[in-house]
Molecule: c-di-AMP riboswitch aptamer (ydaO/yuaA leader)
Organism: Clostridiaceae bacterium
RNA sequence: UUUAGAAAAUCUCCGAAUUCAUUUAAUGAAACGGGGGACCCAAUUUUGGGGUGAAUCCUGAUUUCAGGUAGGGCAACUUGGGUGCCCGAACCCGUCAGCUAACCUCGUAGGAGUAAUCCAAGCGUUGAG
Numbered sequence: 001u002u003u004a005g006a007a008a009a010u011c012u013c014c015g016a017a018u019u020c021a022u023u024u025a026a027u028g029a030a031a032c033g034g035g036g037g038a039c040c041c042a043a044u045u046u047u048g049g050g051g052u053g054a055a056u057c058c059u060g061a062u063u064u065c066a067g068g069u070a071g072g073g074c075a076a077c078u079u080g081g082g083u084g085c086c087c088g089a090a091c092c093c094g095u096c097a098g099c100u101a102a103c104c105u106c107g108u109a110g111g112a113g114u115a116a117u118c119c120a121a122g123c124g125u126u127g128a129g
Stems, first nucleotide, its partner, number of pairs: 011113004018030005031108006041098001048096001049093004057068004071087005077122005
C1' cells in the first nucleotide's frame, strides 16, 4: 500500500416504532403511527368477509422451483435526471367492521451496513482575502 474477515464505538438505513420526566422499577407525557365509530353518500352479505404492510398479479414447471410484474427502498443536504444494487414477505381478526364529526381504543418492535466527490439547479456551513 492492497485484499478479505471479525469486534467495539460513532454514524447511517428499512420501519410508526423516538424523546423527555419521575420513580426505586415501573408509570406518565409529548411526538409519530394503526384500528373502531353518526347524519349524508355509497355498497351487497359461502364464491364468506376484513386488517397491518411496498409486498399485488401473471406464466411455466411439478413438489414447491423458476421467470417476470403492480408497487417499494438505498447509493450520507433537497429536487430533477442518469447509472447501479436490492425487496416484491409475513402475520392477524374470526362470520364481523364501507366512508365517517364527536368519541373510544391500541403500538412505540425487529432487522441491517450504501458510499462514484456522477450531471444540473438550489440551499447551507467553514476558511482566506